[in-house]
RNA sequence: CGGGUCGGCCAGACGGUCGCGUCGCCGCCCGAAAGGGUCGGCGCCGAGGAACGUCCGGGCUCCGCAGAGCAGGGCGGUGGGUAACGCCCACCCGGAGCAAUCCGCGAGAAAGUGCAACAGAAAGCAGACCGCCUGCGGCUUCGGCCGCCGGUAAGGGUGAAACGGUGGUGUAAGAGACCACCAGCGCCCCCGGUGACGGGGGCGGCUGGGUAAACCUCGCCCGGAGCAAGGUCGUACAGGGGACGGUGAGACUGCUCGUCGAGUCCCCGGGUGGACCGCAAGAGGGCUGUGGCAACGCAGUCCCGAGAGAGAUGGCCGUCACCGGUGGAGACACCGGGACAGAACCCGGCGUAUCGGCCGGCCCGUUCC
Numbered sequence: 001c002g003g004g005u006c007g008g009c010c011a012g013a014c015g016g017u018c019g020c021g022u023c024g025c026c027g028c029c030c031g032a033a034a035g036g037g038u039c040g041g042c043g044c045c046g047a048g049g050a051a052c053g054u055c056c057g058g059g060c061u062c063c064g065c066a067g068a069g070c071a072g073g074g075c076g077g078u079g080g081g082u083a084a085c086g087c088c089c090a091c092c093c094g095g096a097g098c099a100a101u102c103c104g105c106g107a108g109a110a111a112g113u114g115c116a117a118c119a120g121a122a123a124g125c126a127g128a129c130c131g132c133c134u135g136c137g138g139c140u141u142c143g144g145c146c147g148c149c150g151g152u153a154a155g156g157g158u159g160a161a162a163c164g165g166u167g168g169u170g171u172a173a174g175a176g177a178c179c180a181c182c183a184g185c186g187c188c189c190c191c192g193g194u195g196a197c198g199g200g201g202g203c204g205g206c207u208g209g210g211u212a213a214a215c216c217u218c219g220c221c222c223g224g225a226g227c228a229a230g231g232u233c234g235u236a237c238a239g240g241g242g243a244c245g246g247u248g249a250g251a252c253u254g255c256u257c258g259u260c261g262a263g264u265c266c267c268c269g270g271g272u273g274g275a276c277c278g279c280a281a282g283a284g285g286g287c288u289g290u291g292g293c294a295a296c297g298c299a300g301u302c303c304c305g306a307g308a309g310a311g312a313u314g315g316c317c318g319u320c321a322c323c324g325g326u327g328g329a330g331a332c333a334c335c336g337g338g339a340c341a342g343a344a345c346c347c348g349g350c351g352u353a354u355c356g357g358c359c360g361g362c363c364c365g366u367u368c369c
Base pairs, nucleotide, nucleotide: 001365002364003363004362005361006360007359008358009357010356012320013319014318015317016316017315018314020046021045023043024042025041026040027039028037029036030035048340052351053350055349056348057347058346059345060226061225062224063223067257068256069255070254072222073221074220075219076218077091078090079089080088081087092106093104094103095102096101107217108216112215113214114211115210129156130155131152132151133150135148136147137146138145139144164182165181166180167179168178169177183207185204186203187202188201189200190199191198192197230277231276232275233274239268240267241266242265243264244263250260251259252258284303285302286301287300288299289298290297291296322337323336324335325334326333327332
């Protein structure tokens, strides 16, 4: 320098002007006051890296503290991290790559059941289509050929896959039938590691395909509903009819047991539809030190002014910066561009979208010193 790979960061800056929202102050209006106002002025502040999707996990709140069994759902190598997780870190195993690195819904398929297109003779304790071979019969130009009863998975052919591989012994031809080596499986022992696992040795039967994001089995986890949770204050009204109910409505809870124990549901009619709390300082962030490979923990210090309620956070102008195009030798000039999106109880993740830009680690190649 070229190519690749991984990680982090930014999401225009400043000024002017018009506008919007919360809050504070002032004015005006209403009101006896408290207080209020669709009103005016001034001041402060006013979205994000994903605020998004709402897919996981928590906090918080309420449900009679929610018990037992079944059913149901989720997760799945090992060890850590965390409030918790389906997240993160490190490692193991398998696969891709020369490598950095990436990928993996990574338990069990010799418990059982199910499923598998096409091709093929045969597809699950399979299978004689061609081929090979003994015997018997027939024919013969004496080389063989044809037919029949059988044997055979070594060879051919089909397939994603044909029931270990290579070589030999053996045989009529063959075959783990037997032998050697190799691969793989199971058991035992030794060494390393917390562990998954890795390395080595011995023995055994000769080998028992795939699929569990199919049922299923094993292990672990899970009570339900959600800020329209929930609470306080306030405004208004008019009742009527029906069904079920201590022989248990209804709740925990989908079912059974168990516990609690009086209203529940539907229709017609009438009425209100306001305010406040929850609600912004939190599993919060930056820096430094420290433990740890890391995720992360601990300590110190500093910082932290959105909070609406049909829901504000925007437009224009100027200067500068950035990117693209054109012109120019160049300084520069002109034109154009800036995405995705957007709080609504709050956090931790994951996933997805995104104009562009910056920084760093590592790998491969080339050249020079």

Predicted 3D model of a 369-nucleotide RNA (Bacterial RNase P class A) from a Microbacteriaceae bacterium. It was read from a public genome assembly, where an Rfam model found it. The coordinates come from a structure-prediction model, not an experiment, and the mean pLDDT is 78. The source organism's lineage runs through Bacteria, Bacillati, Actinomycetes, Micrococcales and Microbacteriaceae. The model forms 97% of the base pairs in the Rfam consensus.